[in-house]
RNA sequence: GGAGCAGGCCGGGCGGUCGCGGCGCGAAAGCGUCGAGGAAAGUCCGGGCUCCGCAGGGCAGGGUGCUGGGUAACUCCCAGCGGGGGCGACCCCAGGGACGAGUGCCACAGAAACAUACCGCCGCCGGAGAAAUCCGGCGGUAAGGGUGCAACGGCGGGGUAAGAGCCCGCCGGCGGUUCGGCGACGAACCGGCCAGGCAAACCCCACCCGGAGCAAGGCCGUAUAGGGGGAAAUGAGGCGGCCCGCCGAUCCCCGGGUAGGUCGCUUGAGGUCCCGGGCAACCGGGACUCCAGAGAGAUGACAGCCGCGCCGGCGAUGCCGCCAGGCAUUUCGGCGCACAGAACCCGGCUUACAGGCCUGCUCCCCGG
Numbered sequence: 001g002g003a004g005c006a007g008g009c010c011g012g013g014c015g016g017u018c019g020c021g022g023c024g025c026g027a028a029a030g031c032g033u034c035g036a037g038g039a040a041a042g043u044c045c046g047g048g049c050u051c052c053g054c055a056g057g058g059c060a061g062g063g064u065g066c067u068g069g070g071u072a073a074c075u076c077c078c079a080g081c082g083g084g085g086g087c088g089a090c091c092c093c094a095g096g097g098a099c100g101a102g103u104g105c106c107a108c109a110g111a112a113a114c115a116u117a118c119c120g121c122c123g124c125c126g127g128a129g130a131a132a133u134c135c136g137g138c139g140g141u142a143a144g145g146g147u148g149c150a151a152c153g154g155c156g157g158g159g160u161a162a163g164a165g166c167c168c169g170c171c172g173g174c175g176g177u178u179c180g181g182c183g184a185c186g187a188a189c190c191g192g193c194c195a196g197g198c199a200a201a202c203c204c205c206a207c208c209c210g211g212a213g214c215a216a217g218g219c220c221g222u223a224u225a226g227g228g229g230g231a232a233a234u235g236a237g238g239c240g241g242c243c244c245g246c247c248g249a250u251c252c253c254c255g256g257g258u259a260g261g262u263c264g265c266u267u268g269a270g271g272u273c274c275c276g277g278g279c280a281a282c283c284g285g286g287a288c289u290c291c292a293g294a295g296a297g298a299u300g301a302c303a304g305c306c307g308c309g310c311c312g313g314c315g316a317u318g319c320c321g322c323c324a325g326g327c328a329u330u331u332c333g334g335c336g337c338a339c340a341g342a343a344c345c346c347g348g349c350u351u352a353c354a355g356g357c358c359u360g361c362u363c364c365c366c367g368g
Stems, first nucleotide, its partner, number of pairs: 001364010012306003016302003020035006037339001041350002044348005049213004061209005066080005081095001082093004096204002102202002104198003118145002120141009153171006172194001174191007217263004227254005237247003270289008307337007315330006
């Protein structure tokens, strides 16, 4: 210098004018203060909270699926194991059980996809031929060819009529023993020689899961109408209480509950910084801090300066040049500054995102 890998962060800045929402002060005018995000999104998982249900257990249904840890919990995260990819940094994987429960499927091609002989090879018999050899039948053979994602463990040697774990060495796989590891698993040794794949097919095994969601739900509640009970011309009730007086037919109570109001509502598994433990996820402690909260729902507009990006133009300078021009700097003008938009609250995942910054690491080339 080039090409990459992993992780983290910012995502226009400053002040001005006019506006918007919450809260506080104020009689008002107004003043003060706070006011979106890393994803507020999708609503895909998990939890808090609320109401309903619930002795316990089971069935059905759904989910998860290597090991150890983290957490309130998870299908999330961290650290490992195993497998696969990459020269490497590193990345990807639903990764229990496929003889020893059962069933099913394996397109096309191919003879055959779990039990099979298409070509070929070999033996025997028959026939033809002088012979080499050819034809037919029966049998052996998975070594070779061909088909296929996958073909009856792989490579080599022996052996054989030809072959074959038939025998041997190494490798793979299976089983056992010992050692290491909490464990997934790994290593060594021994054994008999060998068993196709698919469980994101049914299924089996283990573990987990009650339902609905802030339009949850609590409180206040005499709009109006309706329900139940009671009292009333022997006077209910009204004229603010009492008496007189006057008016006079409806009045009182109960429970439910609509509109409406209010709580839930934002102080919380909270944020920032520091210290300690841990490889890490995370945990513990300390200090400081309060940071939108609503009602179909505020967070915007304008102009200025600066920053960044893109486009265009005059001129100048420098470099390269295949003499067409190109690149960089400076200057002027124009346009733009992404994705997006809280609504009960958190932890994750996924998806979107102009442009830019930082950290660690890998490979290649050049120079000292």
The RNA shown here (Bacterial RNase P class A) has 368 nucleotides and comes from an Armatimonadota bacterium.
NCBI's taxonomy places the organism under Bacteria, Bacillati, Armatimonadota.
Rfam family: Bacterial RNase P class A. From the family's description: Ribonuclease P (RNase P) is a ubiquitous endoribonuclease, found in archaea, bacteria and eukarya as well as chloroplasts and mitochondria. Rfam links the family to the GO terms tRNA processing, ribonuclease P activity and dimeric ribonuclease P complex. Rfam classes the family as a ribozyme.
It is recorded under the gene name rnpB.
The RNAcentral record of the sequence draws on ENA.